[in-house]
Molecule: FMN riboswitch aptamer (RFN element)
Organism: Bacillota bacterium
RNA sequence: AUAGACCUUCAGGGCAGGGUGAGGCUGGUGACGGCCAAUUCCCGAUCGGUGGUGAUGCAGCGGCGCCUGCUGAGCCCACGAGCCGCCGGUUGUUCGCUGAGACGCGGACGACCGAACGCAGGAACGGGUGAGAAUCCCGUGCCGACGGUAUAGUCCGGAUAGAAGAAGGUGGCC
Numbered sequence: 001a002u003a004g005a006c007c008u009u010c011a012g013g014g015c016a017g018g019g020u021g022a023g024g025c026u027g028g029u030g031a032c033g034g035c036c037a038a039u040u041c042c043c044g045a046u047c048g049g050u051g052g053u054g055a056u057g058c059a060g061c062g063g064c065g066c067c068u069g070c071u072g073a074g075c076c077c078a079c080g081a082g083c084c085g086c087c088g089g090u091u092g093u094u095c096g097c098u099g100a101g102a103c104g105c106g107g108a109c110g111a112c113c114g115a116a117c118g119c120a121g122g123a124a125c126g127g128g129u130g131a132g133a134a135u136c137c138c139g140u141g142c143c144g145a146c147g148g149u150a151u152a153g154u155c156c157g158g159a160u161a162g163a164a165g166a167a168g169g170u171g172g173c174c
Base pairs, nucleotide, nucleotide: 005170006169007168008167009166010165017043018042019041023036024035025034026033027032045154046153047144048143049079050078051077052076057070058069059068060067061065074142075141084118085117087114088113089112090111091110092109093108094107095106096105097104124140125139126138127137128136146157147156148155
C1' cells in the first nucleotide's frame, strides 16, 4: 500500500393537548339518565434508513493552503425494506396420460424458499442572498408497504426476521 476471498460486530425515528362517539357496560316499570370508549376520524402534535452530490457551519496547523478533519437534502441522483407482478426450486392436494401396479410425464391450486427479474413502486414550490441555489436562509406545502383494529407514517403483528450499507479483523496478490 492493498485486488479477489473469508470472518465478526453494528445497521430507524415518531401523536403532547383538545373534540366527536362507532360500540360496550350500567340505573330506571317508564319517560329519561350515568360511566367507559379512536395514539386510526376532526383540530392539533410529531418523525425522517443507506451511498452520492453539495455555495453551509465548526475546528486544526507540517503557518494559512481555493490545505486537512468533522458536519451538511425525507420530497436532486442512486439504493434498501415492505406490497404487487413475474421466474426458478422444494413440497402438499388434486386431475389427465401411460401402466397390472410402483414409478414416470404433463396440468391446476396451495404452502414454503430464493442477494434472480421488473424502463414496477412516494413526495417541492414561492421568496431572499449571490456570479451561481435541486442542498443555504425565510415561508408555505407534500410523502410514507402489508395484516389487525373505529378508517393508522407514529399502536399491535410477521420481525429474536431481512437489509442498502458502516466499522473492525483474518489472510495475502503486487